The part of an RNA shown here (small-subunit ribosomal RNA, 3' minor domain) has 147 nucleotides and comes from a Fidelibacterota bacterium. It was read from a public genome assembly. Model confidence (mean pLDDT): 84 of 100.
[in-house]
Context: one part of a larger RNA
C1' cells in the first nucleotide's frame, strides 16, 4: 500500500510449552509397632580371682571378672498417612507457525448501533431473552454558550 481496506471464531497441519487422568516407578522427612548389634549405666543367692581386710592356717570378707538378667540404643523390619519428583493411554485449553478450510461477527448508522451483566440456544464467529450503560449515527423539540 488508505473499504479492492481491516478484523472474528471453530476446523486441518507443524512445533513448543502446560492444566487433568485409571496408575506406574523414585526420592525427602517424620509417626506407631516388631527385631535388636556396639557400648555405657544398673541388678545379680551359682562360678573365677594375685593385690586391700580379718585370720596361724584352712577359710571368710570387700573389690573386681566372665557369665546371666535389665535399661537406652544404630541398622534392619512391618503398617498408615504427609510433602515432593518422573512417567501415564486417554483428554483440556494456550502460545507461535508469508500465502490452508467455513462463514462475516466487530471497525462508517459495518448494512439487525455497540458494548456490559445474566439465561436458554447454535459449527464457528455469533443469535436471542431480560436488565443496564453511550464510549450511538440520523432527525425533530427544549435549555445553554459564541459570532
Nucleotide at each position: 500500500c488508505a473499504c479492492c481496506g481491516c478484523c472474528c471464531g471453530u476446523c486441518a497441519c507443524g512445533c513448543c510449552a502446560u492444566g487433568g487422568a485409571a496408575g506406574u516407578c523414585g526420592g525427602u522427612a517424620g509417626c506407631a509397632c516388631c527385631c535388636g548389634a556396639a557400648g555405657u549405666c544398673g541388678c545379680u543367692a551359682g562360678c573365677c580371682u594375685a593385690a586391700c581386710c580379718c585370720g596361724c592356717a584352712a577359710g571368710g570378707g570387700g573389690a573386681g571378672g566372665a557369665g546371666g538378667c535389665g535399661c537406652c540404643g544404630a541398622a534392619g523390619g512391618u503398617g498408615a498417612g504427609a510433602c515432593u519428583g518422573a512417567u501415564g493411554a486417554c483428554u483440556g485449553g494456550g502460545g507461535c507457525g508469508a500465502a490452508g478450510u467455513c462463514g462475516u461477527a466487530a471497525c462508517a448508522a459495518g448494512g439487525u448501533a455497540g458494548c456490559c451483566g445474566u439465561a436458554c440456544c447454535g459449527g464457528a464467529a455469533g443469535g436471542u431473552g431480560c436488565g443496564g450503560c453511550u464510549g450511538g449515527a440520523u432527525c425533530a423539540c427544549c435549555u445553554c454558550c459564541u459570532u